[in-house]
Order: sequence, then C1' cells, then structure tokens
RNA sequence: UGAAUAUUCGGGCCGAAUCCCUGUUCAGCCCAACAGCCGAGCAGGGAGCGGGGGACCCAACACUUGGGGUGAAUGCGUUUCCUACUUUCGGGAAAUCGCACGGCGCACUCCUUCGCGCCGAACCCGUCAGCUAACCCCGUAGGCGACCGAGGGAGAGGCG
Repeated sequence: UGAAUAUUCGGGCCGAAUCCCUGUUCAGCCCAACAGCCGAGCAGGGAGCGGGGGACCCAACACUUGGGGUGAAUGCGUUUCCUACUUUCGGGAAAUCGCACGGCGCACUCCUUCGCGCCGAACCCGUCAGCUAACCCCGUAGGCGACCGAGGGAGAGGCG
C1' cells in the first nucleotide's frame, strides 16, 4: 500500500414485518442502602401495517386432469438431456437462448419520461374456501449493499 474476514457506527435496499406499554430477570451508571437512570433477554398487551375465512345481492356451472393460499415470481417457442413409445404421438429437467408479460434498484418524498443494472423464487393448506356487511382467525420474520444516471412537475426540509 492492497485484498479478504470479523465487529462497531453512520447511511441505505427487498419485504406487511414498525412503534408503544406492563411485569419479570440480568448487566452498567449512581447511592451507605433504598430509590432513580439506562440497555438487553423472557412473558403478555396495545396501536399501526399486512393476510385469510365469512351473508343477502351478484357471479359461476366448475369439482382426480383434485382444488386453493402467501408472493412480482407467469405464458409461449427453440435447443440439449432423461424417460416412455418404436409408424406417429406423450411426460420431465436444464439453458448467460428468444418473445410476451410481471416486479425491484439507481440516496429527501410522490408522480412521470428516457437510460442503465437486476429478479421472475420459495413455501403453505389438505379434498376444502368465488365476491362478501357484521363477525372470526393469523403474521409483524428473514435476507442484503459500497460510490451509487439524467430530465420535467408537485411538495417537505435546510441555508442565505
């Protein structure tokens, strides 16, 4: 000097996944001690946010080719491989493949245009669920990043 790893702080990203209160235990500060301040764990509650079930009316005529839910995470084609078949036909998997479509980021917020870079998974219910007022139930996790384009409109904040 450079790279990698770990920790801490600051500032951000995907996502509903944030904030507050009570009790209790422990650590630190302080005290002679109690009390007080503050942080963490555990248990519980609330607000906010998110999701599911659930009437009339409406919709639907499906229900072994089972059906359904969260989520952006789907459809089609080509190629290769595996399997079945062996005249043909089927099914499954993969791809830095292609098209269509869906989603995210580019650093104050929202809308919008162009450009650039990415994602299109995973899980759950268990034969059962259209919409749906009242009502009922559930979740509030986890995982990431390193210098981060430009224009228009509206707004917030700061400085002068």
This is a predicted structure of a 160-nucleotide RNA (c-di-AMP riboswitch aptamer (ydaO/yuaA leader)) from a Dehalococcoidia bacterium.